Predicted 3D model of a 1536-nucleotide RNA (small-subunit ribosomal RNA) from an uncultured Spirochaetales bacterium.
The RNAcentral record of the sequence draws on ENA and SILVA.
Its mean pLDDT, the model's own confidence on a scale to 100, is 84.
RNA sequence: UAAUGGAGAGUUUGAUCCUGGCUCAGAACGAACGCUAGCGACGCGUCUUAAGCAUGCAAGUCGAACGGCAAGCGGUAGCAAUACCGCCUAGAGUGGCGAACGGGUGAGUAACGCGUGGGUGAUCUACCUAUUAGAUGGGGAUAGCCUUCAGAAAUGGAGAGUAAUACCGAAUAAGCUUGUUGGCUAUGGCCGAUAAGGAAAGGCGCAAAUGUGCCGCUGAUAGAUGAGCCUGCGUAAUAUUAGCUAGUUGGUGGGGUAAAGGCCUACCAAGGCGAUGAUAUUUAGCCGGCCUGAGAGGGUGUACGGCCACAUUGGGACUGAGAUACGGCCCAGACUCCUACGGGAGGCAGCAGCUAAGAAUCUUCCGCAAUGGGCGAAAGCCUGACGGAGCGACGUCGCGUGGACGAAGAAGGCCGAGAGGUUGUAAAGUCCUUUUCUGUAUGAGGAAUAAGCCGUGUAGUGGAACGACUUGGCGAUGACGUUAAUACAGGAAUAAGCUCCGGCUAAUUACGUGCCAGCAGCCGCGGUAAUACGUAAGGAGCGAGCGUUGUUCGGAAUUAUUGGGCGUAAAGAGCGCGUAGGCGGUUACAAAAGUCUGUAGUUAAAGAUCUUGGCUUAACCAAGGGAGGGUUAUGGAAACUGUGUAACUAGAAUACUUUAGGGGUAACUGGAAUUUCUGGUGUAGAGGUGGAAUUUGUUGAUAUCAGAAGGAACACCCAAGGCGAAGGCAGGUUACUGGGGAGUUAUUGACGCUGAGGUGCGAAAGUGUAGGGAGCAAACAGGAUUAGAUACCCUGGUAGUCUACACCGUAAACGAUGUACACUAGGUAUUGGUCUGUCGAUGGAUCAGUACUCAAGCUAACGCGAUAAGUGUACCGCCUGGGGAGUAUGCCGGCAACGGUGAAACUCAAAGGAAUUGACGGGGGCCCGCACAAGCGGUGGAACAUGUUGUUUAAUUCGAUGAUACGCGAGGAACCUUACCUGGGUUUGACAUACAUACGAAUAGUGCAGAGAUGCAUUAGGGGCUUGCCCCGUAUGAACAGGUGCUGCAUGGCUGUCGUCAGCUCGUGCCGUGAGGUGUUGGGUUAAGUCCCGCAACGAGCGCAACCCCUGUUGCUAGUUACCAUCAUUAAGUUGGGGACUCUAGCAAGACUGCCAGCGACGAGCUGGAGGAGGGUGGGGAUGAUGUCAAGUCAGCAUGGCCUUUAUAUCCAGGGCUACAAACGUGUUACAAUGGCCGGUACAAAGUGAAGCGAAGCCGCGAGGUGGAGCGAACCGCAAAAAGCCGGUCUCAGUUCGGAUUGCAGUCUGAAACCCGACUGCAUGAAGUUGGAAUCGCUAGUAAUCGUAUAUCAGAAUGAUACGGUGAAUACGUUCCCGGGCCUUGUACACACCGCCCGUCACACCACCCGAGUUGAAUCUGCCCGAAGCCGCUAGGUUAACCGCAAGGAGGCCGGCGUCUAUGGUGGAUUUAGCAAGGGGGGUGAAGUCGUAACAAGGUAGCCGUACCGGAAGGUGCGGCUGGAUCACCUCCUUU
Repeated sequence: UAAUGGAGAGUUUGAUCCUGGCUCAGAACGAACGCUAGCGACGCGUCUUAAGCAUGCAAGUCGAACGGCAAGCGGUAGCAAUACCGCCUAGAGUGGCGAACGGGUGAGUAACGCGUGGGUGAUCUACCUAUUAGAUGGGGAUAGCCUUCAGAAAUGGAGAGUAAUACCGAAUAAGCUUGUUGGCUAUGGCCGAUAAGGAAAGGCGCAAAUGUGCCGCUGAUAGAUGAGCCUGCGUAAUAUUAGCUAGUUGGUGGGGUAAAGGCCUACCAAGGCGAUGAUAUUUAGCCGGCCUGAGAGGGUGUACGGCCACAUUGGGACUGAGAUACGGCCCAGACUCCUACGGGAGGCAGCAGCUAAGAAUCUUCCGCAAUGGGCGAAAGCCUGACGGAGCGACGUCGCGUGGACGAAGAAGGCCGAGAGGUUGUAAAGUCCUUUUCUGUAUGAGGAAUAAGCCGUGUAGUGGAACGACUUGGCGAUGACGUUAAUACAGGAAUAAGCUCCGGCUAAUUACGUGCCAGCAGCCGCGGUAAUACGUAAGGAGCGAGCGUUGUUCGGAAUUAUUGGGCGUAAAGAGCGCGUAGGCGGUUACAAAAGUCUGUAGUUAAAGAUCUUGGCUUAACCAAGGGAGGGUUAUGGAAACUGUGUAACUAGAAUACUUUAGGGGUAACUGGAAUUUCUGGUGUAGAGGUGGAAUUUGUUGAUAUCAGAAGGAACACCCAAGGCGAAGGCAGGUUACUGGGGAGUUAUUGACGCUGAGGUGCGAAAGUGUAGGGAGCAAACAGGAUUAGAUACCCUGGUAGUCUACACCGUAAACGAUGUACACUAGGUAUUGGUCUGUCGAUGGAUCAGUACUCAAGCUAACGCGAUAAGUGUACCGCCUGGGGAGUAUGCCGGCAACGGUGAAACUCAAAGGAAUUGACGGGGGCCCGCACAAGCGGUGGAACAUGUUGUUUAAUUCGAUGAUACGCGAGGAACCUUACCUGGGUUUGACAUACAUACGAAUAGUGCAGAGAUGCAUUAGGGGCUUGCCCCGUAUGAACAGGUGCUGCAUGGCUGUCGUCAGCUCGUGCCGUGAGGUGUUGGGUUAAGUCCCGCAACGAGCGCAACCCCUGUUGCUAGUUACCAUCAUUAAGUUGGGGACUCUAGCAAGACUGCCAGCGACGAGCUGGAGGAGGGUGGGGAUGAUGUCAAGUCAGCAUGGCCUUUAUAUCCAGGGCUACAAACGUGUUACAAUGGCCGGUACAAAGUGAAGCGAAGCCGCGAGGUGGAGCGAACCGCAAAAAGCCGGUCUCAGUUCGGAUUGCAGUCUGAAACCCGACUGCAUGAAGUUGGAAUCGCUAGUAAUCGUAUAUCAGAAUGAUACGGUGAAUACGUUCCCGGGCCUUGUACACACCGCCCGUCACACCACCCGAGUUGAAUCUGCCCGAAGCCGCUAGGUUAACCGCAAGGAGGCCGGCGUCUAUGGUGGAUUUAGCAAGGGGGGUGAAGUCGUAACAAGGUAGCCGUACCGGAAGGUGCGGCUGGAUCACCUCCUUU
C1' cells in the first nucleotide's frame, strides 16, 4: 500500500452412476391477508381506471406609476334630513412586475427522448453584475366613474367627460441594425470605409438656487444565469415484420425563424435507407440510483435529485425575455351543472376531501416562527412550496414488559415399564429496583436579526444636508407545545405473542378421527395402534411482532465472457461448390488504427465507501477524504495484431513421368434363366401347404424335345477388396470425360482454411408426358387359418418396378461421430505405388488408403484409442425437462402428395442414458425328478359312504377354498359335546382373587309345583382349634369375573408349500467412481456347492453327507413267562433238566471303492470282477438351510387393541349341525369263472385289556345271552388270521354275479335309538355287463391283492394310523408335457409375464385450433364537408395621434376570398381483440367397450422414409438401418 471473497439439500431406480428438470434453505419490498399488540425516534403511504368529482384553499403584489374612493373618524353649516371640507383606507379600475417558477402525474414517446462527450464561425437571454452614453420637446385617446339601454343570468351596447412609469410622432447618438464594400480568418468571427435607419418616464427624499441622493427609464458592450439547435457513441423484444421511401435524397432561387436545416415553396436531378436488421408490430418515460450477486451479471426506476412529456380529448394561435401556457384565450368532441329554453358555466395527474374500482394506500388539521419564492424603497402582503402535528407495526432502529434469593422439587396439568418423570426456581414466599406508567412542578434549543436607536471606520463628489458602504452593541417575533429534558410522589405496579416440531429443517408424546374430516413448498401423510389430520401437554425458533401470499435476484455452471455441451442422454445441416464475414506461413523497413503508459478536463448533488462529529445509543443527520469504470484532449513506447512497401519457399497450385480402379455419360453387343407362342413325343394328374383349398388339366396340362418372340437382371470371378463428396457404382467392347496415388526436377510466390445467405447434386417411394411391360408386386379378388383375421400362408393380379425428358428433395441420407491443419507408444492383416536387399527367400524402408488389437490419455459407463470420442488451433451448424408437437397458424417452395421455417395455452415430476442384481422369454446350452416314455392298477360311468359348494331353514354354528381347501380342524354331533335356533330362568354371576357389613356350621335327606333349570315347605345336623379367629355357605355393596364376540392385514407359538430341491451367505483380500463382482464362474465328477484340477483369491458358517432309530449277517454276555438238540417224563416243553438252537435284549464285529483289471490327466471318480449276509448313500425312518406365498390358525393355547356387561355372560328343555332339484372331490362295493357258494385244512406280525379283556361249559339259526376260570399280561384273554391249499357245485345269464332299497321280527349299548346308532334273521333284489373328454398312483418285497390290530369310544368306520401274508410287469431313452438346478443371452418387467403396454369407441371436465358471421379498437388510404386560427390576397364598411391649408393620403380595425387544417361523413385495405351455430384434434380422469400393435426371436424381428389400404392399434409393397435373438458357415484377432 492492496485485498475481506464463492457451503448445499430433497425428488426418476429394487439398488447404482450420469444427464436433466422441478422444489427448498438466503436477502429484499411503496406491499396485501390472518392472529396478536406497551412506548419512542427516523422514514414511507391509490403500484388498480391519465376514471369522475361536492366544498374550501393552492398567485399575487405595488398608492414611492395613475385617475380616484364606499364605510369610518374629525370639522363647518343646519332643528334635522342633508350638504361641504379634511384625514384615513377597503373594494373595483388603468399601469408595472410576477403568473413560463414552485407543486402534480407518467398517458404518450423506441426518439438526439434520455445518458455521456463535443459543436454553435448558425443563436436568444427579463430580473442581476460591471463598463459606457443618455433621458430634449410635444400630442391624441381610454378604463374606472356618471347617465342610459338589452338580458333570467353570464355579459354586452350607446352617450358625456378624465389620468399616468398606458399610447404616439419629432429631436439627438453610437463601436448598434440593414445595404454596398476592403483586409485578416476556420461558413454569419475580427478590424475598417460608406449610405440609410434607429431611444427614453418618471416617482420618492434632502435642500430648496440653477442642484443633489436613491429607486426606476433608454442605447451599446461584456459577464453570469437560463434556454434553443446540431452532432460521435450508448440506450427493449419479435425476421411467423425483408424490403422501405415522392418532400422522399440532393441541388438552385425564394420564404420563414432568435437561429442551421425540405422547416416551407417553385424548378431541376434520381436519389436515400436496409441482413452491422431498414420498415412494421408489441412493450416502455430515461438517468443518478435501488435490490440481489463472490464477481461478471440479472432485475428494477416508489420515495430524494437531474432531464423529458402531459394537464378532460383533439386542433390553434395570442401576450411575453421566456409558453404554443395545469389553477390564460379561441374552436371542435365527450361528460357534468344552471336556465325564464333564448342561452350560459366547468375541468383536483396542486393540498385536504368524496364516489366508484380494487387484496390495497392517510386529516376537508396548525402555521408562515424557520428555509425558499413573488411583489414592494420599505413596513409588509401572498405562499396546501415548506415547517409541523394527526392517522396506518407499512418499514428500519432503540427501550420495556422486572431483578436477586427461593426444593416441601407444593398444588394442578401431561406422560408412565406405576419406580417415577416433566412443566420447574417456574409459581407461592422474602428482599430490592422504578426504565416505562399515573400525577404534580420546573423547563432549554430551534431566533438569525428586521424596522429603529447608540457607536467605529472608508471612499469620492459637493458649499452643505438626507445619504452609501464596512463593522460593534441594544433591539420585536415560536405553528410544533401541556415540546425535549429535569425533579418529586405512588406502586411490580400499565405491557407477549406468533409460527413450527415426518425428511429437507432446530424441536415429540398422548388422545380423537379411520382414504372420512383434513394436511401439503417438494417428496408425500390419512383405509383402527397417524412423531405428517384435529386437540392437549411438552419442546424448537423469532419476538411487538410472527406467519401466509405475491414479486425480484440468488442458489441455477439450468443460456456457461468469467463458466456448459452435441457417438448412445436434447444436440453435426444428406453431401459438395462457393459469396460476404471470421481466421491465416517466413524476413526486413515504415507508420502508429488496435495495444500499453503519462498528464489534463469531465463523470452535478445526494447515495455507496473510509475517518471524524451531532441527537442518552442506534436507525437518522452533518463535515472532511479517497476511490471507481466510462469518455474527451494531448504527449510517449513499438514486442504482438492490423495497414503499406520490398523480399522468401516449408502451405497451396501448375508442368513432366508413371500408376490402380464396378468413378460418370452415350452407343453397340453377349450368353444363362423365367415367361409366352408354334410344332413334336406323351397321359392323368399338376401345382401348392404345417395340413388344405382356391387355381390348372382329357378342348391334352405337368414333364420332355425343337424353334421363335420379348423384357429385365448380369451367376462364377467377389474379397476383411476397389472407386466416388455424399446418394451410389458390377456381363463385354468402343468413344468422350471427372477425380485420386507415387516419383523426379522445374515454375508461380501465401495464391490458404472455414463458410451465414446462395447454388448444385441427392436412395426408395411418389407426380407429369411419351414409350415399354418378361418376372416380381402395394391396391384389389378368391382360398385357408381364426372367436374374428380388413394380417401372417396360398392362388391370381393392377399401378409401379424399366427407358427418355421434366418435377419432388426426403430416409436409421448412420461411423447416429461437421470441415481443415498439427502433435502424441506399439503389433498384425490387406489394396495401390516407389526405393532397397539377398546365392535364394516368406525380408527391409517409405507414401497414400482399408481393417483388427491394444499403451498413455479421455469417457457417466459402454467404449474411443495416429481413420480419436486423446492433446491443441481456426471457422460453421445445432442443443437447453417430458408431453402438447415437428402439431396449429402465417409465410416460402411444389402440378399434387407434401417439404422448409415453426409456436402457445394446458398438463406432469419426472422423461432419459449406461451399467448392476434379480425375475421372465412361445431365447440358447448342460443336468435332474414316476416329468414324459415303457408298464401295472385305478378315478371319470353305477349304487352307497363321506366331505364341499349351492339351495333350503327358526337354526341348518364356525373355520379351511388353485397347486398347498374338499374321509380337512373332527382320533369318532342321539343328550352331553355345541359354539347355532326356539322357549323358560339368573345377574358379583357357572369359574378366580381380595374387601366391608350382616346372618348361618358344612352337609345330607323328604314332600309339593314344574319340561327342566329352579322355586316353596320341611327334617336331620350343630364343624375346627390357638376362644376370637379359621374353613365353608347365604344376602347386600363395590372392585371385578365372563365372552368359541371382531381383527391371523397388530402378534407369539405351531403348521403347509416350493423341497430332502442343492442351494444360501460371511470375514479378509482384490477389481469397479458406484450399485456390485470375485470367492460360488471354468474343465471333469457326483444323489449332492459331493470331490478333484485350474483360477485374485484365501478361509469360514448354515444346508448336503455322517453321527441317531428300525431292518438285513455273525460273535460275545444273559436265560423267564420264551426255546427244546441230547437225557428222563407227559395227553400237551406238561415237568425235571439244558444254555446247544429259535427268540428275547445289551455289547461288539462287519462295507471302506478296502482288493484286482480297464478307462480317466498319474486326480476326483466311473465300468467290470473277486470275496461277502450285504457293494458302491444296502433298504426304511427321524432330520426340512437363507428365504417365498401380509399362505393357514385370535375356534387348541397364549396375547395387543377394539366391542359387550340384567348381556355378545351364564343355566335348562327341545330342536339343529344328519335338510336335498343340482354340481364337485375322496373312498367302499361291484359289474363276475384268475369268479360266486358249500365243506375240509395250513401258516403271521404288530397291538391291546381292570368302570377292562373275558376262557371253558350251557342256551339261541344269528346278533347275542348266561357263566365267571385266568390275567394289570413273552404267563391269561381279545384271537377265528384271510387270500392260499384240497374236494364239490354253478356254466356266461342282469345269473347261485351284484348287493342298493324296502317290509317284518330281533340283539346290544345307553336316562333316552322318533327326528338320528350299530348289528342279526327272514323276505325284497335297484343301478351296474369294465366306464366319453380328461385324469391319478407306482421302479421291488414296490404296485396289485389278502386279512389283522389299535386310537377315539357307553354305543356308533367303507375313514385314519399301524401290522404282516401272497407278490408282479416295465424303464429304448430325454424329442416332447410339467416342475426344478447351473451357465449364458435379450428385456421398455422390479407388485417382477397373472408384468408392462398401444390405438379407436363411450362418458365427464379443461385449455386450444378452424369457423358462416357479428361487435369493438388501431393504423393506412381515395373522396366529401371544413370550426377556430396563423399566413396571403382584397378597398365593401369604418377610423383619435402622423403627413397635408383643404380635399385627401399613409397606417389600423371590421368584413370578404384563398391555401393549410382538427373533428366529422363515406368507400376500401391491413392488423388486433371479444362473442359464435357447427367442426377438429389434444390433455386429464377410480373400477367402461373392442382388440393386443410394442417390450423376450413379444409369438410375422423391430424401426426409418414413402405409397396404398383397413373399426382400432395397424397391415402390405419398394429402398434403407441394426438401435435384431438364434443356429450354421466364412474371415479376422488373442494364445499355444